[in-house]
RNA sequence: GAACCGUUAGCUCAGUUGGCUAGAGCGCCGCCUUGACGUGGCGGAGGUCGCAGGUUCGAGCCCUGCAUGAUCCA
Numbered sequence: 001g002a003a004c005c006g007u008u009a010g011c012u013c014a015g016u017u018g019g020c021u022a023g024a025g026c027g028c029c030g031c032c033u034u035g036a037c038g039u040g041g042c043g044g045a046g047g048u049c050g051c052a053g054g055u056u057c058g059a060g061c062c063c064u065g066c067a068u069g070a071u072c073c074a
Stems, first nucleotide, its partner, number of pairs: 001073001003071001005069003010026004019057001028044005050066005
């Protein structure tokens, strides 16, 4: 330098054919349970979906550029 894949909650990830509310597990906070801790149960907070543009009535999803990580080729 080229090709290809990824970037979504604190962490690991899902998200279908673009369609109405952005989710799961773990973690965190509160309550119940316990003599206490843990386990278990119930509830809650936490996201401009990497950044900037574009297409569209509508974008996490499609297109372009940039950034960043991994793989591979030279």
Predicted 3D model of a 74-nucleotide RNA (transfer RNA) from an Oscillospiraceae bacterium. It was read from a public genome assembly. NCBI's taxonomy places the organism under Bacteria, Bacillota, Clostridia, Eubacteriales, Oscillospiraceae.